This is a predicted structure of a 93-nucleotide RNA (c-di-GMP-I riboswitch aptamer) from Desulfosporosinus fructosivorans. The coordinates come from a structure-prediction model, not an experiment, and the mean pLDDT is 80. The model forms 95% of the base pairs in the Rfam consensus. The sequence is in RNAcentral, with records from Rfam.
[in-house]
């Protein structure tokens, strides 16, 4: 300096619940909490996946689908699903 994740030390986040808050939900924020993390820092680019508001289409009812039912739908969400950028702390074999 690469690669690497197998030593020690220090540091450093924070599942699941819970409790307020924002969201149609998914889910996200903050505190409490620790299942795990060597990029569980950051970034939705490409595959996953999750949600279903607007809209679509169908059916139901009905005077009349904005309402109710199932369908499809991401421009929503996940970076603690991969993979890909990009940044980085100690450095024993």
């Nucleotide at each position: 300096a690469a690669u690497c994740a197998u030593a020690a030390g220090g540091a450093g986040c924070a599942a699941a619940u819970c409790u307020a808050u924002c969201g149609a939900a998914a889910g996200g924020u903050a505190g409490a909490g620790a299942c795990g993390c060597a990029a569980a820092g950051c970034c939705a680019c490409g595959g996953g996946u999750c949600u279903u508001a607007a809209g679509a289409u169908a059916g139901u009812a009905c005077u009349g689908a904005u309402u109710c039912u199932a369908u499809c739908a991401a421009a929503g969400a996940u970076a603690g699903c991969c993979g890909g950028g990009u940044u980085g702390c100690a450095g024993a074999a």